[in-house]
Context: one part of a larger RNA
RNA sequence: CCCGCAUCAAGACGGAAAGACCCCGUGGAGCUUUACUACAUCCUGGCAUUGAUAUACGGAUAUCUUCACGUAGCAUAAGUGGGAGCCUUUGAUAACAUUCUCGCGGGAGUGUUUGAGGCGACAGUGAAAUACCACCUCUAGCUAUUUGUGUAUCUAACCCCUCACCCUGAAUCGGGUGGGAGAGACAGUGUUUGGUGGGUAGUUUAACUGGGGCGGUUUCCUCCCAAAUGGUAACGGAGGAGUACAAAGGUCGGCUAGCUCCGGAUGGAAAUCGGAGUGAUAGCGCAAAAGCAUAUGCCGGCUUAACUGUGAGACCUACAAGUCGAACAGAUGGGAAACCAGGUUUUAGUGAACUGCUGCACUUGAGUGAUUUAGGCAGCAAUCAACGGAUAAAAGUUACCCCGGGGAUAACAGGCUGAUCGCAUCCAAGAGAUCACUUCGACGAUGCGGUUUGGCACCUCGAUGUCGGCUCGUCGCAUCCUGGAGGUGAAGUCGCUUCCAAGGGUUUGGCUGUUCGCCAAUUAAAGCGGUACGCGAGCUGGGUUCAGAACGUCGUGAGACAGUUCGGUCCUAAUCUGAUGUGGG
Numbered sequence: 001c002c003c004g005c006a007u008c009a010a011g012a013c014g015g016a017a018a019g020a021c022c023c024c025g026u027g028g029a030g031c032u033u034u035a036c037u038a039c040a041u042c043c044u045g046g047c048a049u050u051g052a053u054a055u056a057c058g059g060a061u062a063u064c065u066u067c068a069c070g071u072a073g074c075a076u077a078a079g080u081g082g083g084a085g086c087c088u089u090u091g092a093u094a095a096c097a098u099u100c101u102c103g104c105g106g107g108a109g110u111g112u113u114u115g116a117g118g119c120g121a122c123a124g125u126g127a128a129a130u131a132c133c134a135c136c137u138c139u140a141g142c143u144a145u146u147u148g149u150g151u152a153u154c155u156a157a158c159c160c161c162u163c164a165c166c167c168u169g170a171a172u173c174g175g176g177u178g179g180g181a182g183a184g185a186c187a188g189u190g191u192u193u194g195g196u197g198g199g200u201a202g203u204u205u206a207a208c209u210g211g212g213g214c215g216g217u218u219u220c221c222u223c224c225c226a227a228a229u230g231g232u233a234a235c236g237g238a239g240g241a242g243u244a245c246a247a248a249g250g251u252c253g254g255c256u257a258g259c260u261c262c263g264g265a266u267g268g269a270a271a272u273c274g275g276a277g278u279g280a281u282a283g284c285g286c287a288a289a290a291g292c293a294u295a296u297g298c299c300g301g302c303u304u305a306a307c308u309g310u311g312a313g314a315c316c317u318a319c320a321a322g323u324c325g326a327a328c329a330g331a332u333g334g335g336a337a338a339c340c341a342g343g344u345u346u347u348a349g350u351g352a353a354c355u356g357c358u359g360c361a362c363u364u365g366a367g368u369g370a371u372u373u374a375g376g377c378a379g380c381a382a383u384c385a386a387c388g389g390a391u392a393a394a395a396g397u398u399a400c401c402c403c404g405g406g407g408a409u410a411a412c413a414g415g416c417u418g419a420u421c422g423c424a425u426c427c428a429a430g431a432g433a434u435c436a437c438u439u440c441g442a443c444g445a446u447g448c449g450g451u452u453u454g455g456c457a458c459c460u461c462g463a464u465g466u467c468g469g470c471u472c473g474u475c476g477c478a479u480c481c482u483g484g485a486g487g488u489g490a491a492g493u494c495g496c497u498u499c500c501a502a503g504g505g506u507u508u509g510g511c512u513g514u515u516c517g518c519c520a521a522u523u524a525a526a527g528c529g530g531u532a533c534g535c536g537a538g539c540u541g542g543g544u545u546c547a548g549a550a551c552g553u554c555g556u557g558a559g560a561c562a563g564u565u566c567g568g569u570c571c572u573a574a575u576c577u578g579a580u581g582u583g584g585g
Stems, first nucleotide, its partner, number of pairs: 001585008010577003014572002022406004027402002029398004035203005042195002045192005051154012064141002068137001069105001075130001079135004085119003094113008159182001161180007206218003215235001219241006242387001243285001244344002249303007258278006283292002286349001288347003307330004313324003319388001332341003355381006362375002365372002413460001414458001415456003419453001421449006430440002467542001468540003472534001473531005480505003483500006507521005548566004552561003
């Protein structure tokens, strides 16, 4: 060097299973509920099946009767018209009794007695004149018809029980026929109205995001970032808007703030008055920026261009939108006129389609005595604010979970970094009785390490098994012991500090799953770290981290909790590298 045999399992990010954790998908499913929308169920009114009678109370219509009062006037004049007569032994008048009505004074009816007159016209009063007749309004009532509601009763629908017979032969079921009892127009059923309705079903439950969740944000305006045109991102740094104004618009004419100092009654730091200086620091409804004195600022006069129909040409821009705009026609305001005016110093003050509604003028389809459908122009209705708006209409939970994917994205480990952490060095205020440096060292400065907590998200999600213990180690030295030195605020003993040094060593128990830590007893000492927080194809499985269950807390609930508690399957026959022992060439 080559080839075996027997073993061991450190590596082949070994094998197995398109990761169950995490995220994503306008994926799925289970479950919940005061998510949304339906449906079953249940309640409920109408109508049908569904008939009869009585009664009570209402409505409507008709006949009859009744009621109607300011003052004046015999006196209770509803209104209008006709009207010169009307009623009366078929009982006038009066009296008494009684009923009804009446806020009043009275009015109306009935009965008994009486037995021939009474009323009107005329006159008078009054806005209107009475008897009698007709029409009509109001009040109240009787009767009739019809209708509604309630109550009660009935029987014949419908329902139920039972007996006899038939189908039928054994039958207690079913049907039919006949008899009887009950109940009864209710119930039941059909249709329809309103309600209730996780009982059931279908679905929704946003995105951005230095993983996701929680928080925050989502449209528009101003500044910086932005690298001297424009444009330009971030969960970069700062602020605003979701309007206001009939003058805060148009035009014509005029004017100039603010601050400081001095002077001046009440009067003061600031009111109003005068002077001087300065010069836009003022003001322009509101944020900021730009702009403005010939003023775009302030005051006054007159007014409505905060107009209608168009629009050359540009800016901006993926689209859709957005912005500026001379000029023409019509009508108008201000100004002597030239001219100016199609809102406001400018940039925020906002919402596409669909749908519905309103106004106006016409057309279209259908159709009446009427009205509707669609279209045109103008307007109205959105915190559609997740603001280019998925629907008219929508929340949760899953540890019972599933699928498709992702190392595009988290948890372990590694990597980069080194804020944090550990160690060291520099400066030296101070402590050390005195004395910075035996020792300690503030405020600060500079490094090193890569053991902590982090940041980043670079390999791995078609899988790199995760804490601790056991077993077995191996390395570093910033050395715990043992060894050798310097300094000392080292007398000695014991120490403190620094330098050299990794050869060897570095305990046993109690508690806890613990690493750690505390305690006990020892020891020369009971070191700190790296090794995928060494080591599960070596062991364990107490913890964490599935499915069961419970407590506390949270939640309406399903459920949830770096809260607790009991329980809970650890697979792999060694091909290669490596290692140990042994053999042959």